[in-house]
c-di-GMP-I riboswitch aptamer from a Deltaproteobacteria bacterium, 71 nucleotides, folded computationally. The coordinates come from a structure-prediction model, not an experiment, and the mean pLDDT is 83. The RNAcentral record of the sequence draws on Ribocentre.
C1' cells in the first nucleotide's frame, strides 16, 4: 500500500469423520482477505457435563514471524 506482477489463504454451502456443545479435521467449493501466518496475553462473543473446563486469530487490541512493491 498501485486498477502492478508472482505466489498464498479460503466464508457460506455439500460429503465424510470427531465432539454433549460452541466448534474442529479432511475433500469439494469461493464470499472475501495484505498477515484471513502463528500465539488465547487483555477485551468481546459463544458452548458446556458449569467452584471448573472449552470454542472463536475470518470480532477487536496486543505480541511475534513474514511475500511482493510503483510513485
Nucleotide at each position: 500500500g498501485a486498477u502492478a506482477a508472482a505466489g498464498c489463504c479460503a466464508a457460506a454451502c455439500c460429503a465424510c469423520g470427531a465432539g454433549u456443545g460452541a466448534u474442529c479435521g479432511u475433500g469439494g467449493g469461493a464470499c472475501g482477505g495484505a498477515a484471513a501466518g502463528c500465539c488465547a496475553c487483555g477485551g468481546g462473543u459463544c458452548c458446556u457435563a458449569c467452584u471448573g473446563g472449552g470454542a472463536u486469530g475470518g470480532c477487536c487490541g496486543g505480541g511475534u514471524u513474514g511475500c511482493c512493491g510503483a510513485a